[in-house]
Context: one part of a larger RNA
RNA sequence: CGUUAGAAGUUUGAGCGGACUUGACUCUAGUACGAGAGGACCGUGUUGAACAAACCUCUGGUGUAUCAGUUGUACCGCCAGGUGCACCGCUGAGUAGCUACGUUUGGAAGAGAUAAGCACUGAAAGCAUAUAAGUGCGAAACUCGCCGCAAGAUUAGACUUCUUUUAAGGGUCGUUGGAGAUGACAACGUUGAUAGGCUAUAGGUGUAAAGACAGUAAUGUCAUAGCCGAGUAGUACUAAUUACCCGUAGAUU
Numbered sequence: 001c002g003u004u005a006g007a008a009g010u011u012u013g014a015g016c017g018g019a020c021u022u023g024a025c026u027c028u029a030g031u032a033c034g035a036g037a038g039g040a041c042c043g044u045g046u047u048g049a050a051c052a053a054a055c056c057u058c059u060g061g062u063g064u065a066u067c068a069g070u071u072g073u074a075c076c077g078c079c080a081g082g083u084g085c086a087c088c089g090c091u092g093a094g095u096a097g098c099u100a101c102g103u104u105u106g107g108a109a110g111a112g113a114u115a116a117g118c119a120c121u122g123a124a125a126g127c128a129u130a131u132a133a134g135u136g137c138g139a140a141a142c143u144c145g146c147c148g149c150a151a152g153a154u155u156a157g158a159c160u161u162c163u164u165u166u167a168a169g170g171g172u173c174g175u176u177g178g179a180g181a182u183g184a185c186a187a188c189g190u191u192g193a194u195a196g197g198c199u200a201u202a203g204g205u206g207u208a209a210a211g212a213c214a215g216u217a218a219u220g221u222c223a224u225a226g227c228c229g230a231g232u233a234g235u236a237c238u239a240a241u242u243a244c245c246c247g248u249a250g251a252u253u
Base pairs, nucleotide, nucleotide: 001152006163008161009160011158015149016148017147018146021049022048023047024046025045027043033038051106052105053104054103055102059100060099061098062097066093067092068091069090070089071086072085073084074083075082076081110144111143112142117137118136119135120134169246170245171244172243173189174188175187176186177185194239195238196237197235198234199233200232201231203228204227205226211222212221213220214219
C1' cells in the first nucleotide's frame, strides 16, 4: 500500500513445512516343523541406542550479583577494622538466569486408495484361465491422521462480535521485561504493584564488628552469627505528571 467505511478480538484452513529410524530380551514355546541337530510365523509385553523437541524438580557446569579465606602493595594519622590495584589478584563455595553430562516427551495406533505379489467369480475358447466385464486382500512409500506456520489464499478478497460521529480505536511520552541489535512483541501508567526503595522470606556463605573470658602469644570460646538475597509475597515511600498527534468514512452532486 492492498483486501472498498473504520476499529478491537477470536477463528476456518487453500497451501507450506516438520516428523517418519531401529536393536535386544520375555511370554506364546523348546510349541508347530524336523529322524535328529536345530527351531519358528502370527500375537504380547519389557528395556535400550541414535535422533528431535521442551524444560531446570533432581544431578552437574557456568554464575566479573553474592559470602568467606588469603598474598603483595598503596591509602584511610597509628592499633583494630576497612578500601583500591595486582587475570574477578589467587583460592573455596554459590541463588536466579543460561545450560547438558540432567529430566520429560515423541516416532505410533487407526482409516483410505494402491505397488510387487496372492486370490474370487468368469468368458472369449462347452474345458482351463486372478481379467477381457466384475470383486477382494496386500508395504516404512502415497492421501489423511500427529506437530507447527498460514486469508498478499490477488483465478483471492472467508467467519464471529462491538462501535455509529467530534467516534471506536491507535500512536507519541513515561515505568518496564517473560521480549529485544534497532523497530517490533508483551505488562503497566494513580480507578496503579510496572520498576526502584522498604518489610518479610525460600536460598547462598559459614559464625561479622565491638566487648568479656582463657592463654606469654598465635589463637580459641561466649555466638546458627553477620552480610547478601537476580527468586517469592506484601507495601504507594519514589518515578510512571500534564498533555499532544493520528483517526472522523460509506451516501448525494
About this RNA: Model confidence (mean pLDDT): 83 of 100. This is a predicted structure of a 253-nucleotide part of an RNA (large-subunit ribosomal RNA, domain VI) from Chryseobacterium sp. TY3.